[in-house]
Context: one part of a larger RNA
This record gives sequence, C1' cells and structure tokens, in this order.
RNA sequence: UGACGGGGACCCGCACAAGCGGUGGAGCAUGUGGUUUAAUUCGAAGCAACGCGAAGAACCUUACCUGACCUUGACAUCUGCCUGAAAGGCUGAGUAAUGUCGGCCUCCUCCUUCGGGACAGGCAAGACAGGUGGUGCAUGGUUGUCGUCAGCUCGUGUCGUGAGAUGUUGGGUUAAGUCCCGCAACGAGCGCAACCCUUGUCCUUAGUAGCCAGCAUUACGGGUGGGAACUCUAAGGAGACUGCCAGGGAUAACCUGGAGGAAGGUGGGGAUGACGUCAAAUCAUCAUGCCCCUUAUGGCCAGGGCUACACACGUGCUACAAUGGCGUAAACAAAGAGAAGCGACCCCGCGAGGGCAAGCAAACCUCAAAAAAUGCGUCUCAGUUCGGAUUGCAGGCUGCAACCCGCCUGCAUGAAGCUGGAAUCGCUAGUAAUCGCAGAUCAGAAUGCUGCGGUGAAUACGUUCCCGGGUCUUGUACA
Repeated sequence: UGACGGGGACCCGCACAAGCGGUGGAGCAUGUGGUUUAAUUCGAAGCAACGCGAAGAACCUUACCUGACCUUGACAUCUGCCUGAAAGGCUGAGUAAUGUCGGCCUCCUCCUUCGGGACAGGCAAGACAGGUGGUGCAUGGUUGUCGUCAGCUCGUGUCGUGAGAUGUUGGGUUAAGUCCCGCAACGAGCGCAACCCUUGUCCUUAGUAGCCAGCAUUACGGGUGGGAACUCUAAGGAGACUGCCAGGGAUAACCUGGAGGAAGGUGGGGAUGACGUCAAAUCAUCAUGCCCCUUAUGGCCAGGGCUACACACGUGCUACAAUGGCGUAAACAAAGAGAAGCGACCCCGCGAGGGCAAGCAAACCUCAAAAAAUGCGUCUCAGUUCGGAUUGCAGGCUGCAACCCGCCUGCAUGAAGCUGGAAUCGCUAGUAAUCGCAGAUCAGAAUGCUGCGGUGAAUACGUUCCCGGGUCUUGUACA
C1' cells in the first nucleotide's frame, strides 16, 4: 500500500421488511447428472453450467458407432505426359448405398508471331493437401462476471531516507469522484452525465394504397363524387431548464412544497459496461504457436446413435376447478411476415385437410380468427360436464423416406392430481399477475427464445437483522 475481521461510523440495492404470484408435491415438455450402450459425439460446472452453444438431430446436419469402399485424395498451388467428343445432361445394368460399367442427346472453347499459350478434363509420380485430433495453463479475437457499481489513474508541485502520501481526505449534497465550500495543492484523462434511438404533447409541410367532420350520391361497403378538418403516416421544428414563486440551507450546492404545463426535477424505456478481478469461458464460429495422425486421428457411402431409462436435480407447460367448465350470440389490438412465398372467395370433408384459383414484391392482397372480456343458457361441489396423461382404431400433412424417431385431426379410453414438507425464486406501475398475436430458425417439427399489444393490482412503517456493494476509520495471523 492492499486484502481480511462473527471491529466501528455513514450510505445504497426487490438485500431484508410490507405485499402479490410462483418453484419445491402431480402429469408432461426440455436440459443435466448417473446408469446403460457398438455408439448413446463434443463443450458448458456455485452465484456467472443445467429450454446453455443448438434461431429448431427422421436422411442431411453429425463431429459418435457398425459395415463397405478411396489413397496426391471432397478442396488449394506447382512439375511431367495425354486429350480438345474436353465437358454437361438424360437414362440402363449392378450394389444395402457411394464407388463401378454401358447407351443416347447437346456441345467441336479462346488467343496466337503457328512455336505455343489460356481454360477444362484424364493418367502417373512427388512436393503437399486434410484433421470438429491435443493443449483456452502457449495465444489473437470474442464473451460472461463483480456492475451501469462509482470508481480507476496521470502530469507538475509539495511532504517523506524510502516503500509511498497528497490531489481523490474534510463539512454539506447527489442516482453519480454530481455539484458547492474548505484545504499544499493546481490541473488533466478514462468512467458518471449529456450528445444517439424510442415513447409521451403541440405546430409546420405533405395527402396515397391511409382518413371521413361537413356536402351530395349510394347496390349501404369511405363504395362513388368530393374534402385536407380529424386519425394516421414521416420529415422538419417547438417543448422541461430547478426556468418561476414560497420556505429551509452557509448568502452556496442543494432539499421540501406550489403554480403553470401533455410531461417536473435523470419524464418512461433502450443502446452505451472505466482501470481491473476470476491462469473464468471458448483451439468445436474463426484465426493461430507447438505437439500428434498421414492407405488414416484424412475422404466417401449405407444403416444405426445423439430420442436409451431402476433413478436424482434444474428450467418450464398443463392442472387440481364455480373469480370455473361447456354451449351460444356478438365486440375491441399492436407489432410483424410473404414469390421455390402468403394464399381470399367458392366447392368437398365432422375435422386435420383437399380441389379450383382471385389478389399481392404489399399503409393496396394474404397470413388473420385476436383471446381473455361481455350478454344469455346449463352444470351445483362430485375425482365431477374438473383434469387431461396414457392407450386402441381410423385418417391428414411435409418429405426420396415418418419402424427406430415428426406434427396434426376424429372417435373411443379417461391415469396422477383436491393447492403442495424443509426450503427457495421473481416483481415497486402500465410493473406483477393474467390473455392472446407475430417473428427468427425452418421441407416438416416449440410448452423454448425474441418481440407485440389487451385486461390490470397489492404493498413499501422502516434499515435492527440475512445477502451483495461503496466511502472513511481501526487491528495485523496474510501478500
């Protein structure tokens, strides 16, 4: 000087408390451990691994296993020889399949000094290729975490023999090393804040594919004429700055209350992550040193596996019902996506879906039905008209192919479960809770993820305690 203390003082955070809803019990989904297996590929490991890499394992992916095959190789550059019917496409035989062997069709490349060269293919040998093989404790890059915590430093000066100190401490204040005052310090940098995006109010400009107040018309649909007000769209501006008032405070910074205002003291949300810590994570995104393999640890193909299942854990979904289930009637969104795509209407089917096919590269058309909510009816507290696991049968879709191993539909079946021990998690407002919608990945395959809106609470006395963090101070078994 740090670090640590079941030392002290001050302060903060859904840290506790006050509340609301969960997890832990059930069934299922998913990840992990374990076990099993020919293989169940690999990585991630307290917080900060475990719906994580994976924004999507039937083949492919795929790295694993079994079996068959190739050896200058699937891919790159170079050397030699040959060919320019080179090469590409269709198709047959054979095989489990690739490899292999034929047949047919298209196509006679470009430059040239005529020697050749370029380009493409074949053959052979060799330099080499190749490796998701090892080492993240050799590395770059990227990332997590403390933590969006308020800290981390430097120059000059001064003090100290020196390590160092001072500044950065002190009195106030703030979300903040934010600002004010004081001070052997005076300044500065990286952080904080602001500048950026979005949302909340208004104005101007603009008016189609969006809008419809007033006017006319109407097949009653903003449909048509028309309108440019409103909504909206999207470009530019205005607006909030403790600016104004009162009180407190050291007359300061600032705090409390008020006015006006759509908004008030950082208005809400996002992006943005200092010096560093954990030899944290990643050699399997990529790159890369060294080591290792080279007829195999490389390449390629078929089938299997990653989907196993006495069990244990994490994260979720659905429930246990009446604030509900079922039936029926009829409302109200936002944000997105669409051409190998989204696919109306109409017809067929109980339905998943099928047929025909309009429109739309989309403020035009389509996905598209929002759901919870609301009205009416029924059920009457039951393992039930709750709950839907599991199983049987019959179907649909995608795809070369759904046996291992997909999703969906109809009929039948109708398991556990009556609110969950110890323990433990999230959340302070348009939040929690609850309800649906969309997107990425994607042929198909979400209860996951990322977004979007609808309905919409309770509580916070307070900082004694638990956890984490910041500043000052104190002690020294530690560096």
Molecule: small-subunit ribosomal RNA, 3' major domain
Organism: uncultured bacterium